[in-house]
Context: one part of a larger RNA
Molecule: large-subunit ribosomal RNA, domain II
Organism: Patescibacteria group bacterium
RNA sequence: GCCAACGAGUUUGCUGUGCGUGGCUUGGUUAAUCUCCCAUGGAGAGGAAGCCGAAGUGAAAGCGAGCCUUAAUAGGGCGUUUGUCGCGCACACGAGACCCGAAACCGGGUGAGCUAGCCAUGACCAGGGUGAAGGUCAGAGAAAUCUGACUGGAGGCCCGAACUCACAUGCUGUGCAACACAUGGGGAUGAGUUGUGGCUAGGGGUGAAAUUCCAAUCGAACUCGGUAAUAGCUGGUUCUCCCCGAAAUAGCUGUAGGGCUAGCCUCGGAUAUACAAUAUAGGGGUAGAGCACUGAAUGGUUCAAUUCGGCGAAAGUCGAUUGCACCAAUCAAACUCCGAAUACUAUAUUUUUAGUCCGGGAGUCAGACUGUGAGGGCUAAGCUUCACUAGUCAAAAGGGAAACAGCCCAGAUCGUCGCUUAAGGUCCCUAAAUCCGAAUUAAGUGUUAAAGGUGGUGGAAAGACUCAAACAACUAGGAGGUUGGCUUAGAAGCAGCCAUCCUUUAAAGAAAGCGUAACAGCUCACUAGUCGAGUUUUUCUGCGUCGAAAAUAAUCGGGACUAAAUUCGGUACCGAAGGCACGGGUUCUCCGAUUUAUCGGAGAGCGGUAGGGGAGCUUUCUCAAGUCAGCGAAGUCGUAUCCGUAAGGAGCGGUGGAGGCUUGAGAAGUGAGAAUGUUGGC
Numbered sequence: 001g002c003c004a005a006c007g008a009g010u011u012u013g014c015u016g017u018g019c020g021u022g023g024c025u026u027g028g029u030u031a032a033u034c035u036c037c038c039a040u041g042g043a044g045a046g047g048a049a050g051c052c053g054a055a056g057u058g059a060a061a062g063c064g065a066g067c068c069u070u071a072a073u074a075g076g077g078c079g080u081u082u083g084u085c086g087c088g089c090a091c092a093c094g095a096g097a098c099c100c101g102a103a104a105c106c107g108g109g110u111g112a113g114c115u116a117g118c119c120a121u122g123a124c125c126a127g128g129g130u131g132a133a134g135g136u137c138a139g140a141g142a143a144a145u146c147u148g149a150c151u152g153g154a155g156g157c158c159c160g161a162a163c164u165c166a167c168a169u170g171c172u173g174u175g176c177a178a179c180a181c182a183u184g185g186g187g188a189u190g191a192g193u194u195g196u197g198g199c200u201a202g203g204g205g206u207g208a209a210a211u212u213c214c215a216a217u218c219g220a221a222c223u224c225g226g227u228a229a230u231a232g233c234u235g236g237u238u239c240u241c242c243c244c245g246a247a248a249u250a251g252c253u254g255u256a257g258g259g260c261u262a263g264c265c266u267c268g269g270a271u272a273u274a275c276a277a278u279a280u281a282g283g284g285g286u287a288g289a290g291c292a293c294u295g296a297a298u299g300g301u302u303c304a305a306u307u308c309g310g311c312g313a314a315a316g317u318c319g320a321u322u323g324c325a326c327c328a329a330u331c332a333a334a335c336u337c338c339g340a341a342u343a344c345u346a347u348a349u350u351u352u353u354a355g356u357c358c359g360g361g362a363g364u365c366a367g368a369c370u371g372u373g374a375g376g377g378c379u380a381a382g383c384u385u386c387a388c389u390a391g392u393c394a395a396a397a398g399g400g401a402a403a404c405a406g407c408c409c410a411g412a413u414c415g416u417c418g419c420u421u422a423a424g425g426u427c428c429c430u431a432a433a434u435c436c437g438a439a440u441u442a443a444g445u446g447u448u449a450a451a452g453g454u455g456g457u458g459g460a461a462a463g464a465c466u467c468a469a470a471c472a473a474c475u476a477g478g479a480g481g482u483u484g485g486c487u488u489a490g491a492a493g494c495a496g497c498c499a500u501c502c503u504u505u506a507a508a509g510a511a512a513g514c515g516u517a518a519c520a521g522c523u524c525a526c527u528a529g530u531c532g533a534g535u536u537u538u539u540c541u542g543c544g545u546c547g548a549a550a551a552u553a554a555u556c557g558g559g560a561c562u563a564a565a566u567u568c569g570g571u572a573c574c575g576a577a578g579g580c581a582c583g584g585g586u587u588c589u590c591c592g593a594u595u596u597a598u599c600g601g602a603g604a605g606c607g608g609u610a611g612g613g614g615a616g617c618u619u620u621c622u623c624a625a626g627u628c629a630g631c632g633a634a635g636u637c638g639u640a641u642c643c644g645u646a647a648g649g650a651g652c653g654g655u656g657g658a659g660g661c662u663u664g665a666g667a668a669g670u671g672a673g674a675a676u677g678u679u680g681g682c
Base pairs, nucleotide, nucleotide: 001682002681003680004679005678006677011095012094013093015092016091017090018089019088020087021086022085023084024083027052028051029050034044035043036042037041056063057062066078067077068076069075098236099235101233105226106225107224108223109222110221116200117199118198119197120196121195122194123193124192125190127159128158129157130155134151135150136149137148138147139146140145163187164186165185167184168183169182170181202218204214205213211220239616240615241614242613243612244611249262250261251260252259253258263364264363265361266360267359268358269357270356271355276350277349278348279347280346281345282344288338289336290335294332295331296330298328299327300326301325303323304322305321307320308319309318310317311316367393368392369391370390371388372387373386374385375384376383398409399408400407413584414583415582416581418580419579420578424574425573426572427559428558429557433571435570436569437568438567439566440565446561452546453545454544456543457542458541459540460539461538462537463536464535465534473530474529475528476527477526479503480502481501482510484498485497486496509524512523513522514521585606586605587604588603589602590601591600592599593598617671619668620667621666622665623664624663625662626661627660628659635655636654637653638652639651641650642649643648
């Protein structure tokens, strides 16, 4: 891991509530107990003690179809209802109370053959080194004593085996080993090591002290018991079909992942209104807007104030600040002179489906995203908190969005190789237009992005010039006073300052630029000619373009596409579990038959988690009546047959070898795929 078996809402209670059903209702009912029988049980008789009910109300005295409150009802609260005893079902409550699961707590015992310390009694420590005290001799000294040599053999002394320890590294790490091994290392006469026997016990012992050790277990050993401890936590909870179908909110909570009540679901009963649309009538202070108030805030004008600063001898003047008034233009969730749409309330009408009340049973209290309006945040987040009883998911499959709970379309009762549409699509992958008309784009834009740039290109509008010849190009002119004056080494149109006139002209600046040391030189403005038809400016706008750097070629889903891109218009077609058609099933309502649960018709339904309700299948056992079976029961293996919507039921064949089945009742150890489930097998 698989297979098989086992494995979870049970039982009980003189408890309570509701529903169903039965008895009595001249209210109902017995308990202990007694007698009998086929005796863990059954039947019968007796047994009103007791219980419920028949009147309520008040704290009570009390009063009473009324009572209480109060000075008083004017009001308000509770009443003015036939029940009771069984059985069944459901739920609640007390019990282990659906099952498994702690870490823990307490009690009685068992442990010091491991390890810690201690007690008693034994054992062990190769070899080498160092050379304390003391002693002897010699010398010195007045002496105390000192010096030297020899002797001596001390030490938690030194080096180093046994022994012991465990510091480093490696190795091992499904090992040789639940701590070993290898190479080194520390101690090795000591607070040394070790044998044997003994002592200390869990609220404890022991501890050169680490929460260390006390039998591979230690912040409190192990074992049995209390014990099915408790678990607002996690996991699991077993057959079928049919109808309905939630919530993730509010208030309170030592409450926040739990609960209680309400809300929302379901079932039963009762009732006769509710929702929606339209009309009418209401109140409002949001969106917007506004500045009349409260505040904010910009510019200007006049005046004033005193305060400050500059100037001034002063008068005063300039600037700043503040205030009033006026003008212009603004801002506000906690501003409003104003003010919608919606929404809400009431009434009426219409339509159809729902509403309301009482009672039984729930589940839900982690919500998610999208759209819209807001707060927080960075007008960040697949962020967070509210609102719109908005939508979807949750609890919803199908089609589209390449893939994609929350987006778009659309809500799956079953069958059909029928028809038709939605969103979205129609070149190929891939069902359907290489469809029609008019434009745009040249960037593969389409098929990512901004400020900002763009003589890319399309459209619109308004101007200006133009056959008296525009715009561009070419040819020619572009002069004279004059090198204007000043300055300057020089300054001649062109370093700088000042002035910027006049003349000849078709036109030509006291010069727009290049240039020279200064001149010179080359252009320009301006003019004529040549040419001959549009030229030019500004604004708005469509589609492009640059801005544009990331790791697969890495891309529009792909191929590819110049339309198969984009915009506007049109006609077809494809496209879903949508709609229609035909047939079947089932629920509810209505009608009609019959029949007391069926048939026929019509209409409306039949996605579904938690959950409520209904109807069934199956297993084991009991009772009764039937019935099958050695001419083969159950079980088991198989089956291409039949019945049922399903759970399932029959038939047939093999095996098997002794019980089984049907109908009607009854009772449950009644259904497994999951619980790191339990046991067995492989």